[in-house]
Transfer RNA from a Candidatus Sungiibacteriota bacterium, 73 nucleotides, folded computationally. Rfam family: tRNA. By type it is a transfer RNA. The organism belongs to Candidatus Sungiibacteriota, within Bacteria.
RNA sequence: GGCGCCGUGGCGAAGUAGCUAACGCAUCGGUCUGCAAAACCGAGAUACAGGGGUGCAAAUCCCCUCGGCGCCU
Numbered sequence: 001g002g003c004g005c006c007g008u009g010g011c012g013a014a015g016u017a018g019c020u021a022a023c024g025c026a027u028c029g030g031u032c033u034g035c036a037a038a039a040c041c042g043a044g045a046u047a048c049a050g051g052g053g054u055g056c057a058a059a060u061c062c063c064c065u066c067g068g069c070g071c072c073u
Stems, first nucleotide, its partner, number of pairs: 001072007010025003027043005049065005
């Protein structure tokens, strides 16, 4: 230098042939308990790396940039 994959709440992770963004852990509240843990119920949260474009509509398609990993020369 060329090519490919990846980037989603605090953490992990699904969704990627465009149409309401799952789930688990953690967090907060409650039930239970002598207290706590466990269990159960409930609550969320300004989560789609950044910018631009297409489009009625973009995490998803296109372009550029940033970061990580890998391959080739």